[in-house]
Context: one part of a larger RNA
RNA sequence: UCCAUACCAGGACGAGAAGACCCCAUGGAGCUUUACUACAGUUUUACAUUGAUUUGAGUUAUAUGAUGUGUAGCAUAGGUCGGAGACUUUGAAGCAGAUACGCUAGUAUUUGUGGAGUCGCCAAGUGAAAUACGACCCUUGAUGUGAUUUAAAUCUUACUCUUGCCGUUAUCCGGUAAGAGGACCGUGUAUGAUGGGUAGUUUAACUGGGGCGGUUGCCUCCUAAAGAGUAGCGGAGGCGUUCAAAGGUUACCUAACUUCGGAUGGAAAUCGAAGUGAUAGUGUAUGCGCAUAAGGUAGCUUGACUGUGAGGACUACAAUCCAAUCAGACACGAAAGUGGGAGCAAAUGACCCGCUGUAUGAACAUUAGUUCAAUUUACGUGGGAAAGACAGCGCACACGGAUAAAAGUUACCCUGGGGAUAACAGGCUUAUAGCGCCCAAUAGUUCACAUAGACGGCGCUGGUUGGCACCUCGAUGUCGGCUCAUCACAUCCUGGAGGGGGAGCACCUUCCAAGGGUCCGGCUGUUCGCCGGUUAAAGUGGUACGCGAGCUGGGUUCAGAACGUCGUGAGACAGUUCGGUUUAUAUCCGGUAUGGA
Numbered sequence: 001u002c003c004a005u006a007c008c009a010g011g012a013c014g015a016g017a018a019g020a021c022c023c024c025a026u027g028g029a030g031c032u033u034u035a036c037u038a039c040a041g042u043u044u045u046a047c048a049u050u051g052a053u054u055u056g057a058g059u060u061a062u063a064u065g066a067u068g069u070g071u072a073g074c075a076u077a078g079g080u081c082g083g084a085g086a087c088u089u090u091g092a093a094g095c096a097g098a099u100a101c102g103c104u105a106g107u108a109u110u111u112g113u114g115g116a117g118u119c120g121c122c123a124a125g126u127g128a129a130a131u132a133c134g135a136c137c138c139u140u141g142a143u144g145u146g147a148u149u150u151a152a153a154u155c156u157u158a159c160u161c162u163u164g165c166c167g168u169u170a171u172c173c174g175g176u177a178a179g180a181g182g183a184c185c186g187u188g189u190a191u192g193a194u195g196g197g198u199a200g201u202u203u204a205a206c207u208g209g210g211g212c213g214g215u216u217g218c219c220u221c222c223u224a225a226a227g228a229g230u231a232g233c234g235g236a237g238g239c240g241u242u243c244a245a246a247g248g249u250u251a252c253c254u255a256a257c258u259u260c261g262g263a264u265g266g267a268a269a270u271c272g273a274a275g276u277g278a279u280a281g282u283g284u285a286u287g288c289g290c291a292u293a294a295g296g297u298a299g300c301u302u303g304a305c306u307g308u309g310a311g312g313a314c315u316a317c318a319a320u321c322c323a324a325u326c327a328g329a330c331a332c333g334a335a336a337g338u339g340g341g342a343g344c345a346a347a348u349g350a351c352c353c354g355c356u357g358u359a360u361g362a363a364c365a366u367u368a369g370u371u372c373a374a375u376u377u378a379c380g381u382g383g384g385a386a387a388g389a390c391a392g393c394g395c396a397c398a399c400g401g402a403u404a405a406a407a408g409u410u411a412c413c414c415u416g417g418g419g420a421u422a423a424c425a426g427g428c429u430u431a432u433a434g435c436g437c438c439c440a441a442u443a444g445u446u447c448a449c450a451u452a453g454a455c456g457g458c459g460c461u462g463g464u465u466g467g468c469a470c471c472u473c474g475a476u477g478u479c480g481g482c483u484c485a486u487c488a489c490a491u492c493c494u495g496g497a498g499g500g501g502g503a504g505c506a507c508c509u510u511c512c513a514a515g516g517g518u519c520c521g522g523c524u525g526u527u528c529g530c531c532g533g534u535u536a537a538a539g540u541g542g543u544a545c546g547c548g549a550g551c552u553g554g555g556u557u558c559a560g561a562a563c564g565u566c567g568u569g570a571g572a573c574a575g576u577u578c579g580g581u582u583u584a585u586a587u588c589c590g591g592u593a594u595g596g597a
Base pairs, nucleotide, nucleotide: 001597002596003595004594005593006592007591008590010589011588012587015583022418023417024416025415027414028413029410030409031408032407035201036200037199038198039197041194042193043192045190046189047188048187049186051155052154053153054152055151056150057149058148059147060146061145062144063143064142066140068138069105078137079136080135081134082133085119086118087117094113095112096111097110098109099108100107101106159181160180161179162178163177164176165175166174167173204216205215206214213233217239218238219237220236221235222234223232240399241283242342243341247301248300249299250298251297252296253295256276257275258274259273260272261271281290282289284347286345287344288343305328306327307326311322312321313320317400330339331338332337353394354393355392356391357390358389376387377386425472426470427468428467429466431465433461434460435459436458437457438456442452443451479554480552481551482550484546485543486542487541488540489539492517493516494515495512496511497510498509499508500507519533520532521531522530523529560578561577562576563575564573565572566571
């Protein structure tokens, strides 16, 4: 070295299972609710099934009999007309009592008594004359009748229930009888409310993983690399308007600051002089402009017009931006001319849908709004439902706007994917960390350098905490312990040496050195740490924070359960607590033992 046999498990990112953690999908499902929208269920009201009687209340019609007070006036005069008589032994005046009304003056009805008269026309007063009498009406309330509405009560025949008997050997059903309830209940149609009881769904994206936070459209500057354009959770700021003058035109004017002088008067008001020269101003950010002013003031005004749009800029599309000319009617200006908002660049929203106007008919006048009959389509003509055009308004701020309409939870979870993306380990980096060096203020009685070393500077290492997201999500098993180790040296002990602020013993510091060694217990899952007792010493690290196809399984990290806290809830918590399957007969490499060649 090879072969064989028996073993061990370090490696084959070994086998097993298209990772269960994490993220993604305009994927799914379970569950929740004050997410959205429905539907059962419950309930309200109306009508039908649904009939009878009585009473009360309201409204209305009719009949009877009442009711009616300004002042003046016998006095409680409703209105109008007719009217000279009317009532009375069928009981007048008067008197007594009762009732009703009432403006407290009286009026009306009725009972008893009484036994023959009472009232009017006329005069006075009044707008109007007798309730003397008759007719038709008004106001208010009373009584009777009819209709109707409503409430309550009663009834029995609809309807319901119970019991007996029969069909019938039958807990249904039917017939029959009795009883109980009763026009309720129940049922049907319509309607309002309620309604996680049930169902279908929604619950955004960006993101140096995701969540939390922040952001999402438009304008200005820088990054932007001297054409344009150009990303980032790069650095800074603004906008979601304002103005009838802050628009148009014509004419005219020039700020701001410094110094000096000057009553009140001051740092700063208004006045004068000199100097600098745009630093001023421009409604609001920033940038670029602006003195011929685009800045300031005054006069007159409405072009902050209608129709057109050559030609350009930008651009995937859709959009956006600039714009001469021509026609019409105007403003200012002597005119040439200028004027289709504002010095420019922000101040905003597609399609669909809804509403309003143009718009409808008249003639000139009032609210001005101006001129004509034209101003869309409906096919023989006139109407006409409806549709269309233009303009304005009403949204989508996740601002190219999915719908008229939408939140959560999953550790009970599932599927498809991803190392395009996190947690372990590795890699890169080394801010942080550890170690070293330079400078040497200071401390060390004096003295920087025995020892320590500020403020700073330069490195090394790759054990910490991080950053990045490069292999692995068709799986690289994760803390600690046990077992077994192996390496480095920045050495804990033992060995050798220099210096000391080394008398000695101890000790401090530095150099060489990795041969060997480097503890037993208590608490805790602990690594770590604290404590007890020893020791010469109880080293620091690397090895997938060495080692689970070697063990363990106490912790973390599934399903059960509980506490505290949070949440309306389902549920949640680097909070706690009890419980919780650790697979395998070793093919190859590697290693051990034995035998053989």
Large-subunit ribosomal RNA, domain V from a Candidatus Nomurabacteria bacterium, 597 nucleotides, folded computationally. It matches the Rfam family "Bacterial large subunit ribosomal RNA". Gene Ontology terms of the family: structural constituent of ribosome and ribosome. RNAcentral holds the full RNA, with entries from ENA. Model confidence (mean pLDDT): 80 of 100. Lineage of the source: Bacteria > Bacteria candidate phyla > Candidatus Nomuraibacteriota.